The prediction has a mean pLDDT of 81. The RNA shown here (transfer RNA) has 71 nucleotides and comes from a bovine gut metagenome.

[in-house]
RNA sequence: GCCUGUAGCUCAGUUGGUUAGAGCACUCGACUCAUAAUCGAAUGGUCGUAGGUUCAAGUCCUACCAGGCCC
Numbered sequence: 001g002c003c004u005g006u007a008g009c010u011c012a013g014u015u016g017g018u019u020a021g022a023g024c025a026c027u028c029g030a031c032u033c034a035u036a037a038u039c040g041a042a043u044g045g046u047c048g049u050a051g052g053u054u055c056a057a058g059u060c061c062u063a064c065c066a067g068g069c070c071c
Stems, first nucleotide, its partner, number of pairs: 001069005008024004017055001027041004048064005
């Protein structure tokens, strides 16, 4: 100097807009003699931290923190 940071994990989120999502995992249920697989449902988030702009910020701006890469 550049990139990344969103659920326990891996990630999406459209030039800022009307309830923050998917898959996996966990829990419950269905199916089965039983287990696995499969199917259904529920749970789970101060969107890294603190400020700023705006009617409105995961999204834009600033500083800081953590990780990665380069010089």
The RNAcentral record of the sequence draws on MGnify. Rfam family: tRNA. Gene Ontology term of the family: triplet codon-amino acid adaptor activity. From the family's description: Transfer RNA (tRNA) molecules are approximately 80 nucleotides in length.